RNA sequence: GCAGCGAGCCAGACGACCGCUCGCCGUCGCGGUGCGCAAGCGCCGCGACGGGGAGAGGAAAGUCCGAACUCCGCAGGGCAGUGCGCCGGGUAACGCCCGGUCAGGGUGACCUGAAGGACAGUGGCACAGAAAACACACAGCUGACGUCCGCGGCAACGCGGGCAAGCAAUGGUGAAAAGGUGCGGUAAGAGCGCACCGCGCCGGUGGCAACAUCGGUGGCAGGCAAAACCCCGCACGGAGCAAGGCCAAAUAGGGAGGCGUUCGAGGACGGCCCGUCCGAAGCCUCCGGGUAGGCUGCUCGAUCCCGCCAGCAAUGGCGGGGCUAGAGGAAUGGUCGUCGCCGCGCCGAGGCGCCGCGCAAGCGGUGCGGAGGCGGAGGAACAGAAUUCGGCUUACGGCUCGCUGCAACG
Numbered sequence: 001g002c003a004g005c006g007a008g009c010c011a012g013a014c015g016a017c018c019g020c021u022c023g024c025c026g027u028c029g030c031g032g033u034g035c036g037c038a039a040g041c042g043c044c045g046c047g048a049c050g051g052g053g054a055g056a057g058g059a060a061a062g063u064c065c066g067a068a069c070u071c072c073g074c075a076g077g078g079c080a081g082u083g084c085g086c087c088g089g090g091u092a093a094c095g096c097c098c099g100g101u102c103a104g105g106g107u108g109a110c111c112u113g114a115a116g117g118a119c120a121g122u123g124g125c126a127c128a129g130a131a132a133a134c135a136c137a138c139a140g141c142u143g144a145c146g147u148c149c150g151c152g153g154c155a156a157c158g159c160g161g162g163c164a165a166g167c168a169a170u171g172g173u174g175a176a177a178a179g180g181u182g183c184g185g186u187a188a189g190a191g192c193g194c195a196c197c198g199c200g201c202c203g204g205u206g207g208c209a210a211c212a213u214c215g216g217u218g219g220c221a222g223g224c225a226a227a228a229c230c231c232c233g234c235a236c237g238g239a240g241c242a243a244g245g246c247c248a249a250a251u252a253g254g255g256a257g258g259c260g261u262u263c264g265a266g267g268a269c270g271g272c273c274c275g276u277c278c279g280a281a282g283c284c285u286c287c288g289g290g291u292a293g294g295c296u297g298c299u300c301g302a303u304c305c306c307g308c309c310a311g312c313a314a315u316g317g318c319g320g321g322g323c324u325a326g327a328g329g330a331a332u333g334g335u336c337g338u339c340g341c342c343g344c345g346c347c348g349a350g351g352c353g354c355c356g357c358g359c360a361a362g363c364g365g366u367g368c369g370g371a372g373g374c375g376g377a378g379g380a381a382c383a384g385a386a387u388u389c390g391g392c393u394u395a396c397g398g399c400u401c402g403c404u405g406c407a408a409c410g
Stems, first nucleotide, its partner, number of pairs: 001406010012339007020055003024051012057382001061393002064391005069240004081236005086100005101115001102113004116231002121229002124224002138171002140167003146163007179197006198220001199218008244296004254287006266278004303322008341379002344375004351368007
């Protein structure tokens, strides 16, 4: 320098002006209410103005897991269903995290893994292939033993051909074919025998464990798939802040009471009385459920920051400090200036290469490369809280540190 791997951090900074949302304080106004003879004072609510304060994220996202909280359900036990599944630890909990084991990938830093059981049972395995599982025999090898035929031989027997039979080494198919390599062995072969490797079982050692390792032993179980059903073990009630709670208008139902139907309730004529008119039946009051609407739940919490301690770590403990949106069709923004970052253009020191001159030092020319400087128009990602929290996943700009591989140079 190039290509990578792993962690951590940031999410432009400052200022001015103008806005938005929500608390706090003050003044004023309006309304309600209490006290007071009154003037007025107190409290509550709303509004205006002024002052001062706070105001999105690492993912606020997807709503995929796990919880808090709330309501409903629930004697106990079981079935069904769903999810998870190596070991140890962490946590309120988790399907999350940390540390290990094993397996797989990478030259490596490192990464990935739903990683129990396939002799409990049922079923499946495309194409190809003889055969896809109580293994099988297409090509092939052998044909020892047995038998038939032919030839030779007095015979024993030999040679040739065939059959019965033996075999699974070799070839071929496939993702996968019943251990692998080698030696021996055999008619040919074969764990048939042996050595090493693999596998199973037993034991020792190390480890909490998963497991590792060593020794012995058995010629040796048997393919794949459980993200097919299933078996084993463990866990699990449902709905969600539009949860839930409180206050509560108009209208129409419901309940109770009162008044009234010619001895006239009630209504209209702007408040009252008289009066006039309407009115042949309903009207008024209270109670209850409940809708609109309002209040609450609502943000102090498995909380944040710093330090120390325990731990490899996840995390936990202790001490100190802080309060950090709480809106509800939904605020958290805009403009300008300065600076920083990115890329762009121009200038450009030391340095390096080449050419020319020169004895040399050096000088001149030219190219590369660039510390740094200047300039003005630009660029700056993904994205927006909605009860809260812990995770996962997805989207996305940049910076720093550590590490690995390769190449070159010193």

Model confidence (mean pLDDT): 77 of 100. The RNA shown here (Bacterial RNase P class A) has 410 nucleotides and comes from a Betaproteobacteria bacterium. A source record names the gene rnpB. Rfam family: Bacterial RNase P class A. Rfam describes the family as follows. Ribonuclease P (RNase P) is a ubiquitous endoribonuclease, found in archaea, bacteria and eukarya as well as chloroplasts and mitochondria. It is annotated as a ribozyme. Rfam links the family to the GO terms tRNA processing, ribonuclease P activity and dimeric ribonuclease P complex. The sequence is in RNAcentral, with records from ENA. NCBI's taxonomy places the organism under Bacteria, Pseudomonadati, Pseudomonadota, Betaproteobacteria.